Background: Bacterial RNase P class A from a marine eukaryotic metagenome, 399 nucleotides, folded computationally. The sequence is in RNAcentral, with records from MGnify.
[in-house]
RNA sequence: GCUGGACGGUCGCCGUUCCGGGCCUUGGGGCAUGCCCCGGGGCUGCGGAAGGGGGGAAAGUCCGAGCUCCCACGGGCAGCAUGCUCGCUAACGGCGAGGCGCGGCGACGCGACGGAAAGUGCAGCAGAGAGUAGACCGCCCCUCCCCCGGGAGGGGUAAGGGUGAAAGGGUGCGGUAAGAGCGCACCGCCCCACCGGCGACGGUGCGGGGCAUGGUAAACCCCAUGCGGAGCAAGACCAAAUAGGGAAACGGACCCGCGGGCCGCCCGUCCCGCCGACGCCUUCGGGCGUCGCCAGUUUCCGGGUAGGUUGCUAGAGGCCGGCGGCAACGCCGGUCGUAGAGGAAUGACCGUCACCCGGCGACCUCGCGGUCGCCGGGCACAGGACUCGGCUUAUAGGC
Numbered sequence: 001g002c003u004g005g006a007c008g009g010u011c012g013c014c015g016u017u018c019c020g021g022g023c024c025u026u027g028g029g030g031c032a033u034g035c036c037c038c039g040g041g042g043c044u045g046c047g048g049a050a051g052g053g054g055g056g057a058a059a060g061u062c063c064g065a066g067c068u069c070c071c072a073c074g075g076g077c078a079g080c081a082u083g084c085u086c087g088c089u090a091a092c093g094g095c096g097a098g099g100c101g102c103g104g105c106g107a108c109g110c111g112a113c114g115g116a117a118a119g120u121g122c123a124g125c126a127g128a129g130a131g132u133a134g135a136c137c138g139c140c141c142c143u144c145c146c147c148c149g150g151g152a153g154g155g156g157u158a159a160g161g162g163u164g165a166a167a168g169g170g171u172g173c174g175g176u177a178a179g180a181g182c183g184c185a186c187c188g189c190c191c192c193a194c195c196g197g198c199g200a201c202g203g204u205g206c207g208g209g210g211c212a213u214g215g216u217a218a219a220c221c222c223c224a225u226g227c228g229g230a231g232c233a234a235g236a237c238c239a240a241a242u243a244g245g246g247a248a249a250c251g252g253a254c255c256c257g258c259g260g261g262c263c264g265c266c267c268g269u270c271c272c273g274c275c276g277a278c279g280c281c282u283u284c285g286g287g288c289g290u291c292g293c294c295a296g297u298u299u300c301c302g303g304g305u306a307g308g309u310u311g312c313u314a315g316a317g318g319c320c321g322g323c324g325g326c327a328a329c330g331c332c333g334g335u336c337g338u339a340g341a342g343g344a345a346u347g348a349c350c351g352u353c354a355c356c357c358g359g360c361g362a363c364c365u366c367g368c369g370g371u372c373g374c375c376g377g378g379c380a381c382a383g384g385a386c387u388c389g390g391c392u393u394a395u396a397g398g399c
Stems, first nucleotide, its partner, number of pairs: 001399003005353007013053002016050005021044010055381001059392002062390005067231004072269006079227005084098005099113001100111004114222002119220002121216002136161002138157008169187006188211001189209003192205005235310004245301006251294002257274005275292007317336008355378010
């Protein structure tokens, strides 16, 4: 990675197509007015025939889409997701090939793999010191005291030791009072040049530089890329029933403005709505109150229905062959029709065979072991619900 039982029989389910029966209705014809014949339509838990009917994961509901509605879009912020390169794909956070890093003797496996010199934060304890981070023990020099050792003060040092998960590149030589990239060689690091590669990167350099600002971003953050929302319990239609119920708040303009219609916010385009009557007051501009009306938004109280049809299976589909490609996959040709349930169908029993385990017997073999027969036991994970592409998890046995 593939497969994950087979055959036969009996009974039992669900759909499709066809045939027939029964009931209702309709047209025509015959006629003995009782009915009969032919055709159409509808209904039918009625009968029959043909053929079909659960998965590689149908699981988890984790990603991505097709499709439906909001709803007509565009831009920005926020938020979320991804994060090496090149490809595949409808798309993906998936897959393929490679690069780098880590692990492994190895075949290989894993990677949440952009940035630490933009900033902030964190690393307990220990330790002198944990990042514009150091002097505890030591080592060296000078001065003084003291019974040699030893002690005190000053200066130098970071090679040795200690603490720690991690401590100012590593090894060696020189040098020094003792040391130190202080100098040198090699390794490591940075820069440059050339070569190879689409690229990530790699190689070479008897080129340059003594070079250190460590770690951590599935911490905040920065950068790059991407993203409307909700979902088949989405939606559409039919029938039926109730109370097309009641109340409250907000808003109701005059060339501009207000309210609403996309999510959390903002802007722009577009669409919808923007009044009337009465009464009182009036400085005659208008103000206040009540009722009604209008696109709507919000809140409260109360009532009916939850029935049927559809969405619902022909798909970015399966299989076979050819060509291209390292591969993922793509193209071309042929072929097939492969569940559509609706509280939810595909099941139960019997027999034989296959596979696995154990035992017994016979034969073959130097032996391991193999073949045949018989007996007993076992035979995994596990069930669609709009449909696909993935990922993850479970899985007896066989190849």

Rfam family: Bacterial RNase P class A. It is annotated as a ribozyme.